[in-house]
The RNA shown here (SAM riboswitch aptamer (S box leader)) has 112 nucleotides and comes from a rhizosphere metagenome.
The coordinates come from a structure-prediction model, not an experiment, and the mean pLDDT is 83.
Of the family's consensus pairs, 97% are formed in the model.
RNA sequence: UCUCAUCAAGAGCGGUCGAGGGACCGGCCCUAUGACACCGCGGCAACCGUUCGACAGCAUCUGGCUGGCGAAGGCGGUGCCAAUUCCGGCAGAGUUUCUCUGAGAGAUGAGG
Numbered sequence: 001u002c003u004c005a006u007c008a009a010g011a012g013c014g015g016u017c018g019a020g021g022g023a024c025c026g027g028c029c030c031u032a033u034g035a036c037a038c039c040g041c042g043g044c045a046a047c048c049g050u051u052c053g054a055c056a057g058c059a060u061c062u063g064g065c066u067g068g069c070g071a072a073g074g075c076g077g078u079g080c081c082a083a084u085u086c087c088g089g090c091a092g093a094g095u096u097u098c099u100c101u102g103a104g105a106g107a108u109g110a111g112g
Stems, first nucleotide, its partner, number of pairs: 001112007012041005020030003024089004042081003047077003050072004055067004085105001090102005
């Protein structure tokens, strides 16, 4: 940098530090009753690995490899634990101070 999937649910305490943080812009919010970050412990979830099942393809006598599907589990690799990705930003529709849908952007995972 590209492709695909997901993003309305869920899950926090302690220590250190000391002024910013919520990606960007606008809003709104969190924050000296200590933010952000780091560390320790705890937890959530189930993307990948793992295990099982039926199926398909390929190989071939080993019941092998691969693929998507379904299920289990929480051992391993990530991720996450204020607010819907906090809301909006662009486009369309509607009963037009508003609502809905889609896109874009972003985040995470898997693959290239």